RNA sequence: UCCGAUCUCCGGGCGACCGCCGGCGAGUUUCGCGGGAGGAAAGUCCGGGCUCCACAGGGCAAGGUGGUGGGUAACGCCCACCGUUCUUUGGAACAGGGACAGUGCCACAGAAAAGACACCGCCGGCCGGUGGGGCGCGAGCCCCACGACGGUAAGGGUGAAAUGGUGAGGUAAGAGCUCACCGCGGGGCAAGGUGACUUCCCCGGCAUGGUAAACCCCACCUGGAGAAAGACCGAGUAGGAGGGUCGCGUGGCCCGCGCCCAGGCCCUCGGGUAGGUCGUUCGAUCCCUGCUGCAAGGCAGGGGCUAGAGAAAUGGUCGCCACCCGUUGGCGUCUCGCGAUGUCGACGGGGAGCAAAACCCGGCUUACGGAGAUCGGACACU
Repeated sequence: UCCGAUCUCCGGGCGACCGCCGGCGAGUUUCGCGGGAGGAAAGUCCGGGCUCCACAGGGCAAGGUGGUGGGUAACGCCCACCGUUCUUUGGAACAGGGACAGUGCCACAGAAAAGACACCGCCGGCCGGUGGGGCGCGAGCCCCACGACGGUAAGGGUGAAAUGGUGAGGUAAGAGCUCACCGCGGGGCAAGGUGACUUCCCCGGCAUGGUAAACCCCACCUGGAGAAAGACCGAGUAGGAGGGUCGCGUGGCCCGCGCCCAGGCCCUCGGGUAGGUCGUUCGAUCCCUGCUGCAAGGCAGGGGCUAGAGAAAUGGUCGCCACCCGUUGGCGUCUCGCGAUGUCGACGGGGAGCAAAACCCGGCUUACGGAGAUCGGACACU
């Protein structure tokens, strides 16, 4: 100098004026004071609080989770550790129980994709079946190639994957056929560790390819709906029920009796609708300090109050400072010089990007602009 890994931080500050949305106060067509988005407010994926409904107990189904120990209100999140794989390294990834319970699948290629198989190759004797060559006077003998039969699974070839690997012995050629080491399986009241697991010892030639975010088996977890949850208040020249009266029937009329099917007026009653209030922002809350823990975190003390609401406000202009970029000047350091670098100015420009609360938290994931720290690798120079 370049490349990479991991982690952390920030998402401008102050002031003036003009607005927007809540709150409080007042002398209330207004005035004053004070407050007003994010690191992801996002996706709504996971887990809780809160609320209503449901609920003896057990089982089935469905969905989810899956190394060990810890953290937490809880989690599929976080921390530490273990194992496997990848990586030159730093480090990263893991849906990380089970493939001798059963079923399914394994494209293409290949002989064969599972209790399989022999394409090329290697080896054997036999048939001497075919062809060729050689020797011999001859009967015949020998050699080579091919075919058929048999052995083999070392080597080649196919594939993501081929029935342990390397080496030695062994053999006609070979093969765990035998041996050593590695691997694998089984065992151990062995040692260490809370544990996952690691190490050690003994036994077994080795016996069962892969795949479970395929069905499945095992263990554990899960009742449903969500703020339009829910609680309270509650109108109407809406409507319902009851009573009275007018009314209707009886009757010539009144009282009385009956009817209240329809209608007018008055009174009473409870239920809903519109609407309103609460839920609603003081909370697993934030900041600082100390103790404790490897860490995630926990405990104690002190301090602070920090938007709230309804289809929804949180904005604009200007000035100064800080920051970044470009041009340029002075001073200093290194250098013969070119040049590099530090600092102080001048002028000009820039102010963005992702995106915006809607009951509230803890996470995860995704999106964006910068800055810094630590570690690693490569190259060059001294």

A computed fold for a 382-nucleotide RNA from a Planctomycetota bacterium, annotated as Bacterial RNase P class A. Its mean pLDDT, the model's own confidence on a scale to 100, is 76. Lineage of the source: Bacteria > Pseudomonadati > Planctomycetota. Of the family's consensus pairs, 93% are formed in the model. A source record names the gene rnpB. Its Rfam family is "Bacterial RNase P class A". Rfam classes the family as a ribozyme.